[in-house]
A computed fold for a 678-nucleotide part of an RNA from a Verrucomicrobiaceae bacterium, annotated as large-subunit ribosomal RNA, domain II. Its Rfam family is "Bacterial large subunit ribosomal RNA". Gene Ontology terms of the family: structural constituent of ribosome and ribosome. The coordinates come from a structure-prediction model, not an experiment, and the mean pLDDT is 84. The RNAcentral record of the full RNA draws on ENA. The source organism's lineage runs through Bacteria, Verrucomicrobiota, Verrucomicrobiia, Verrucomicrobiales and Verrucomicrobiaceae.
Context: one part of a larger RNA
Order: sequence, then structure tokens, then C1' cells
RNA sequence: GCCUAGGAGUCUAUAUCAGUUGCGAGCUUAAGUGUUUACGACAUGGAGGCGAAGCGAAAGCGAGUUUGAAUAGGGCGAUAGUAUCUGGUAUAGCACCCGAAGCGGAGGCGAUCUAGCCAUGGCCAGGUUGAAGCAUCGGUAACACGAUGUGGAGGACCGAACCCAUUAACCUUGAGAAGUUAAGGGAUGAGCUGUGGUUAGGAGUGAAAGGCUAAUCAAGCCCCGUAAUAGCUGGUUCUCUCCGAAAUAUAUUUAGGUAUAGCGUUGUAUGUUUAUAGUUGGGGGUAAAGCACUGAAAAGGCUAGGGCUCACACCCGGGUACCGAACCUUAUCAAACUCUGAAUACCAGCUAAUAUAAUACAGCAGUCAGUCAGUGGGGGAUAAGCUUCAUUGGCGAGAGGGAAACACCCCAGACCAUCAAAUAAGGUCCCUAAGUUAAUGCUAAGUGGUACGAAGGAGGUAAAUUUUCUUAGACAAUGGGGAUGUUGGCUUAGAGGCAGCCAUCAUUUAAAAAGUGCGUAAUAGCUUACCCAUCGAGAGAGUUUGCGCCGAAAAUGAUCGGGACUAAAGUAUUACACCGAAUUUGUGGAUUGUUUUAACAAUGGUAGGAGAGCGUUCCAACGACGUUGAAGGUUGAGGGGAACCGAGGCUGGAGUUUUUGGAAGUGAGAAUCUAGGC
Repeated sequence: GCCUAGGAGUCUAUAUCAGUUGCGAGCUUAAGUGUUUACGACAUGGAGGCGAAGCGAAAGCGAGUUUGAAUAGGGCGAUAGUAUCUGGUAUAGCACCCGAAGCGGAGGCGAUCUAGCCAUGGCCAGGUUGAAGCAUCGGUAACACGAUGUGGAGGACCGAACCCAUUAACCUUGAGAAGUUAAGGGAUGAGCUGUGGUUAGGAGUGAAAGGCUAAUCAAGCCCCGUAAUAGCUGGUUCUCUCCGAAAUAUAUUUAGGUAUAGCGUUGUAUGUUUAUAGUUGGGGGUAAAGCACUGAAAAGGCUAGGGCUCACACCCGGGUACCGAACCUUAUCAAACUCUGAAUACCAGCUAAUAUAAUACAGCAGUCAGUCAGUGGGGGAUAAGCUUCAUUGGCGAGAGGGAAACACCCCAGACCAUCAAAUAAGGUCCCUAAGUUAAUGCUAAGUGGUACGAAGGAGGUAAAUUUUCUUAGACAAUGGGGAUGUUGGCUUAGAGGCAGCCAUCAUUUAAAAAGUGCGUAAUAGCUUACCCAUCGAGAGAGUUUGCGCCGAAAAUGAUCGGGACUAAAGUAUUACACCGAAUUUGUGGAUUGUUUUAACAAUGGUAGGAGAGCGUUCCAACGACGUUGAAGGUUGAGGGGAACCGAGGCUGGAGUUUUUGGAAGUGAGAAUCUAGGC
């Protein structure tokens, strides 16, 4: 992992609600007792319980009473219950099942591991060092002291056995639930060790690490209380039908729990009261707008006050390209500004409006982690698949078609069947159902096809429009001219159109600047403006718009879903076809509801509420089947809306069961489920 079997809302009591049956102003027995066919029976038993009258603190009064001065007003009352059974729920109990870490026991078992201790034994190759003491000699007044020898001390030294475990590697589903190998430490000592004994669970033992007390230790193990408790996790077994949520408010030692309300469902009552639409009437201070208030804020004018400066013994003064209140003009801004002020929304009246509508009461819930998208805001960076409100829609609990794929976007709400039809979104060259359809443009970038990518840049291209020049010859190109006073004056070493400053006249002309740029030390030189000729018809400059271009960088190989596509298969505006869904329609069928009885309508669904059924085991009753083959096993025609039913065949070899009722150890795929098997 698979298979087979087991595996979870039960029972009792009480309360309450609904249904059911009996009796009814009453209903009913409990224990016990008796009888009995011994049972799910009958009788007895009225003790007790509930009800039939309430109100008031009470006296008390009474269909009323109480408060009150009240005959007012208010509060609480005033017309059926009760007993069994069945079902729902609550409470108490293991209380749907499994699951802790834990807590307690004057219950027990453990020191064969290990810690300490007691008793009695055992063990420590070999080598090194050489304490005290003693002897002899020296030495001293005598000691002291020194030398040599002897001696053999030591938690002494080196190092096997033995004990340990500092380092590294290996092993790490191991050879091993702590090892191996190589190095390492102690090795006559607080040494190591055999055997026997002793101390234990809030206790022992501990050269002390909360260490050790049998692979268990911040309180051992076994048993018991015990099915401890678990606002937590997991699991919770047949079918169909009807309806169908919530992820919010308030409170909470509350935030992943719960209570009440909201939203669901079932029943009863009311009977259109409801949603919605129209109309009428309301209040508002949002969007917008505005500056009348409160504030913010730009320019100018006017001007109080101040600064600077001139003048001044003081007083009075002058100037000001400085700052500037208030006021005036112009132009602005505001969630906590408003002289104004919508659309919506909300409230109420009336009319229409039949929707599984509304309201009230009663039974039963679930929900309290939401999420995305559009819109209006706050927070953030006008970031986030961010966060927090409001509002609408979806997903949640929603399948189908489209968006390549894609809970949340677009279309559309799936009762069942159908090899019929029309459509939606979206599409129609091929993959791939349907136009290589028609008309007119645009795009050349594979733009399309990127992020509908920016600021910015450009004789890309198409359209619209304004304006200037132009057969009295434009624009471009080519040829020629481009002069004189004069080298203007100043400045300067120089300054001659062209370093700089000032002025910028006049003449000849078809035209020609006291000079547009290059150039020289300064001149020179080249060039332009300007003019003529050649040529012969458009040329220049703006503005607006469409589609394109650059700007344009990401990590394994690229790509629009792919192939491919260029008067498109891109894009814009039109037109007509077609395809396309579980939509809609046609045909047949099922169930429910409504009423006009023949139609119409409805039938997606998680949590959840309600209803109707299938099957299993056992019991009762009436039947039925069976050695001419029961149950079980294996097949299985056929039938039913589902759970399922099932003739017949093979096997099997002795019991089984329809129907109607009753009672439950009543349905498995999940629980790191339990047992067994493979």
C1' cells in the first nucleotide's frame, strides 16, 4: 500500500414544543397488593400531581385587582385542560467516537543497570628517581654541619595488563538503540575489580551534572481513581424530493470560543399589508460650484507701521529698486470653509403590482477567519494578488460557452432524454465549428503580437486647415556681378567689413551690409546677404488629426495558443451571411405547486431546516418455499425515479422467507483508525 472484518448522536430521568389517541371542568395514577396462560397482561391502589381565578408586600377584595384623591390613566389578569405514546430540542449523566501533557492513591514492584555505603576476596609486566633513618669518615668545646656508603619513601616519573574517554575519521535503514580504528589520560592509589549485603519514589544516592535509581527521571515502573479534562485537531457509514444561509452588529480575561440580534427553514395566524413601478409631498448639505464667513495663497495699486540713508542741539523733516498690516483691483485653493447646491439614496400618502411576497408567534438551526471585480473614500508612495470602510455584482454554495490554459472577468443560472432548431458572449485561412464574404480607407513597423509602456526625439506616411512667395518667372541648381567715399570714428604695437567701443551715413547702381561665416600679426584670400542670366511650375513655413518609427535591459530555447498572415488572416468605418452554451425553442417523460381540470409555473446548491423512501439483524401474526436441493458463493435476462429488486444457470448441502406490524449493537472510503492476511 491493497484486501477482509470491526469502527462513531445512544440510554435513563426531568422540562418544553409539535404530532397522535383517550377522557374532558376535569384528567391521571406512583410505590405497593392481588390474579395470571409468567407476559409487552389484567385488576386494585386517588397518596400525590396538573388544571378549573386572579391581583396585591399584606390585610384583603375578586372577573377583577393594584397604584392613586380619582369614577382618570397605567401594571398584571379575565373562555380548556390533562394522561399515555411518537418525534424535535434542552439539562444532568462517558452523552457522537478516538486523541494529550497531566493530577491523586497510608496500593504494589524494583539497587541483577547505576549512585553511596558495609562485609569478604582478587589484581597492578618491566624500567627510572633515590626522602627519612642508619653506618663510617671529616668537623664542633659540645651540638650543628659536610662527604661517602647503606636504605627504599612518594595521591613521585616512563610504560603494558587494567580503568577511562580528550581529538579525528569511519559508521549514522550501523556489525552495534552509543561502536570501530588511530592518536590520548590514569596506571601503589581519593586505584581498579569479583561475590554477598544495604539505602527508593517527594523518597534514596550524589567529590553536585538536576546526575543516577533496570535502553524510563525537574519526581521510576505497574495498577487503580479513569472512558480525567481538551473553547483544540482528525473522523462520523444508504437514497431521493422541497427550501436554502453566513463570514455582520453589540457584549465578552474576548478576538480561531460563546450569548442576543441579523440572515435560513418548518408550522400556525393575518390575508396584499411586501418587493417593485408610477405619482404626490418631505427633510438633507454630499458631487459640483463659490469666496459671503473661517483659514490658505499669487501679482499690482494705495497706505498705517518698521528698516536703511541724508539732514538735524531739540522739535519739525527729505529720500528710498527694502519689509509691509488693513483696504482696493485681478486671478486662485480647502476632509475638519459655505452666500449656494444637484443626481441618487431615504421617509410618508395614494394608485398599480400575485412574488415560494410581507408581518406576528412557536419549533429547529447554521453563520461570527471571507474573497475578487466595478464605483465612492481613508491608510500606503493617488505602490501591492496590500490594508480598512461604504455600495453593487460574482465566487463562496454555480455546472455550461468565451478569455490558449485561468474560483473571482464577459455571456449564461444545469429536473431527465433527444444524431432537431434559433441565438448570447466570442468568433468564421489551417490546427478548429463557421466568410480566404463585400465596400472604402490606413499601416510596412510582423506594428498587429508590450506593459492599450513614459518624458523626449525625427523631411516615416495619410488626411484636414491657415498663411507667404509665384508666368510681372517663384523654390532648388548652375554661370556672372557683389562696387565707391573708406583703412568710417575711437581704441590699439597693429585693428583695413569680421578683438573691443560708438555711429551705421552718403554715392554709383540691375544689385551690393560701414558687412553672415571661415581666414590673416595686420593686409590678402574664400563665402553669404543682395542683383542679373539660364530654367519653366509650383515652392516654403505653421497648426490639427489617423496609423506607424526610436526611446525599449534578465536570467535553461524561442514564440501572437501554434502554423502561418502584408490592397491581411493587421487596423478603422460600414453591409449581409454563418458558427457558437446545459440559454431559448421543438418533441417525449418525471416530480411538486396553483387554480379556470386543462393548462400554466417551478425543479444548480455548501452549512443547515423540512419531507418521503430503500436495505440489514432480531421478534410477533397470517401464509409460502425447501434433498425433484434452503441459506451462502458466483454469474445474471429483465425491472424500477434512487437507495435497490431480480427469473434463470453453475456451485453448495439444510434450512429459508414474502406481506403486515414491532424492536434496534441498522448501512464505511477516509479517523498518522483497530485486528488479521498478502